[in-house]
RNA sequence: AUGUUAUCAAGAAAGGCAGAGGGAUUAGACCCGUUGAAGCCUUAGCAACCCUUUACCUGUAAAGAAGGUGCUAAAUUCUACCCUUGAUCGGAUAGAUAACGA
Numbered sequence: 001a002u003g004u005u006a007u008c009a010a011g012a013a014a015g016g017c018a019g020a021g022g023g024a025u026u027a028g029a030c031c032c033g034u035u036g037a038a039g040c041c042u043u044a045g046c047a048a049c050c051c052u053u054u055a056c057c058u059g060u061a062a063a064g065a066a067g068g069u070g071c072u073a074a075a076u077u078c079u080a081c082c083c084u085u086g087a088u089c090g091g092a093u094a095g096a097u098a099a100c101g102a
Base pairs, nucleotide, nucleotide: 003100004099005098006097007096008095013043014042015041016040017039021032022031023030026080027079028078029077044072045071046070049068050067051064052063053062054061055060056059076094081091082090
C1' cells in the first nucleotide's frame, strides 16, 4: 500500500513568516482569497476514536481531558451512479479520520 469496523448536516482561531492561489481527484456549478490563498511555525480552542475514572455488567451509560491522533469557512461546499411521483436528512462509489490487523 491493500484490508476490517465505526463515524462524517454538531463543534472549535488568533499571531508570525510567506506571497497567489485554494475548496482531495475529473467535469460542471458555486464559493473563499492581496482587507493576504497554499505551505511552515507558535499559541489557543473543539471533539472524544484510542485513553482515564465510576456504575451496572463485559458491553453500555455517565463524567473527565494528562497523553497519542484528528480537526478549527460553507453537509465530505453541491451535482455526477442507482432508486424514487418527487429528493440537501434513501443507497452506492470515491474520499477523510480513528482503532485494529498485516